[in-house]
Context: one part of a larger RNA
């Protein structure tokens, strides 16, 4: 040295597990904010590093409702309290609420610098833009911009859905320009809880239908398209859901104060089991019971309907909020639609690239009729049918979810599942914009090895000892391979 066995390290798969994610359902909610937010800083505990929580009243302060025996978060320590005179903890209101942040007295390199005015002091007030009302007030007589003051409103954040204005390229066409991609991504403005639309100058066809939105079909059809790549409809049919109003006022918008009905808290009650045997431990087994409008669940030393907590059902409460009637009172707006319809020229949208291109829109140039008119039925004529444009609101069915409660999953189960199960959008990486990890598990129960020995008053062991188990010693549950020894055998 090799080969076997068998025994250790080392390492952390694998099983078992779940606090954490992931999808979807039902129901709320659908904002916050100058009465100072979203987010942050720096403080804040008897001893206090972080997190939470709070704000110089600073893990807190008042009031009330609920509970009912223990508390002083996380945290386990020591101190020192507090509480049946009802604490701690839970709901609701309220008070406090440093600084910086729309940040809004100026001013800045965010949490920091400097101010003026009123006020004995605490304090309060000074930015800007809009609308309004006073009050002043140039060139310039009146007057106007122009000053200034009161009031009243905005601003700033928020996932994701809406409506507007702007608005690409890679790509595709197997190359590329018309085209697509796509009115997408992005930007910018706006609002709500949805938005938008919305009561036919809409379709249909010679019969008729009746607002608007969504789904399902009509349909990958008609159609459009370097007739290429593609794009791609409506009639109409079946659903969800229905609602129609108004232009001078008995109507509708908006506010106020009242009234009523609905629904909202924290919580309270809530059936029934005992014995045998293994076992560290019954809820496992054996024997015999008992509840159920409760056998959803989750705990407890292993698998519990009767042991806890809960489940079902019942109950409270009405604070506070929300909704949605009604009644009364205030305020407000609204004359039927002309520089409009058409038309030219040049662009957009319409499933339709200009085409035989109607229809809608409009940057420009033009421009009728007035119900005896007018507009449309895909060019245009005619006949017919049909509707009434330039003017206002309108719930529901439709979309989405940063949030809340409830519940469910032939969904993960720690290289999975969110990036984050753990103090993760941290630590470390980047000048920055930003990029981004790793990392659970003793045990029922700390009962976390007193004590004694080796050793350096170490590390580490070793003995006692707990414990069902310590090869479960906090480098902790299982604990495979790779690697490394160590023992016996056998070969060499």
């Nucleotide at each position: 040295g090799g080969c076997a066995u068998c025994u250790g390290g080392u390492g952390g798969a694998u099983g078992c597990c779940u606090u954490g994610g992931c999808g979807c359902g039902c129901a709320g909610a659908g904002g916050c904010g100058a009465u100072g937010a979203a987010g942050g800083a720096c403080g804040u505990g008897g001893c206090a590093c972080g997190c939470u929580g709070c704000g110089a009243u600073a893990a807190g302060c008042c009031a009330u409702g609920g509970g009912g025996a223990g508390c002083u978060g996380u945290g386990a320590g020591c101190a020192a309290g507090c509480u049946u005179u009802g604490a701690u903890c839970c709901g609701u209101g309220g008070a406090u609420u440093u600084c910086c942040g729309a940040a809004u007295g100026g001013g800045g390199c965010a949490a920091c610098c400097c101010a003026c005015c009123c006020g004995c002091a605490a304090g309060g007030g000074u930015a800007u833009c809009g609308u309004u009302a006073c009050c002043u007030g140039a060139a310039u007589u009146c007057a106007u911009a122009g000053g200034g003051u009161g009031a009243c409103g905005a601003a700033g954040c928020g996932a994701a859905c809406c409506c507007g204005g702007g608005g690409a390229a890679c790509u595709g066409a197997a190359a590329c320009a018309u085209c697509u991609c796509a009115g997408u991504a992005c930007c910018c403005g706006g609002a709500g809880g949805a938005a938008a639309g919305g009561a036919c100058a809409u379709c249909a066809a010679c019969c008729g239908a009746g607002a608007c939105u969504c789904c399902g079909c009509u349909a990958g059809u008609a159609g459009u398209g370097g007739c290429g790549a593609g794009c791609g409809a409506a009639c109409g049919c079946g659903g969800a859901c229905u609602a129609g109003g108004c232009c001078a006022a008995u109507g509708c918008c908006u506010c106020a104060a009242g009234u009523c009905u609905u629904c909202u808290a924290a919580c309270u009650g809530g059936a029934a089991c005992c014995g045998u045997c293994u076992g560290g431990a019954a809820a496992g087994u054996c024997g015999g019971g008992c509840c159920u409008u409760a056998g959803c669940g989750g705990g407890u030393g292993a698998u519990a309907g009767c042991c806890c907590c809960g489940u079902a059902c019942a109950g409270g409460u009405g604070u506070u909020g929300a909704a949605g009637g009604c009644a009364u009172g205030a305020g407000g707006a609204u004359a039927c639609g002309a520089g409009u319809a058409g038309g030219g020229c040049g662009g957009g949208a319409c499933a339709c690239g200009u085409g035989a291109a109607a229809u809608c829109c409009u940057g420009u140039c033009u421009g009728a009729a007035c119900a005896u008119g007018g507009g449309g039925g895909g060019a245009c004529c005619a006949c017919c049918c049909u509707c009434c444009a330039a003017g206002c609101c309108u719930a529901a069915g439709u979309a989405c979810u940063c949030c809340u409660g409830c519940g469910c999953g032939a969904c993960c189960g720690a290289u999975a599942g969110u990036g984050c199960a753990c103090c993760a959008g941290u630590a470390c990486c980047g000048u920055g914009a930003g990029g981004g990890a790793a990392a659970g598990g003793u045990g029922a129960a700390a009962a976390g090895c007193a004590c004694c020995c080796c050793g350096a008053c170490g590390a580490g062991g070793g003995g006692a000892g707990u414990g069902a188990a310590a090869u479960a010693g906090u480098a902790c549950c299982u604990g495979a391979a790779a690697c490394c020894g160590g023992a016996u055998g056998c070969c060499u």
A computed fold for a 492-nucleotide part of an RNA from an uncultured Rhodobiaceae bacterium, annotated as large-subunit ribosomal RNA, domain I. The coordinates come from a structure-prediction model, not an experiment, and the mean pLDDT is 84.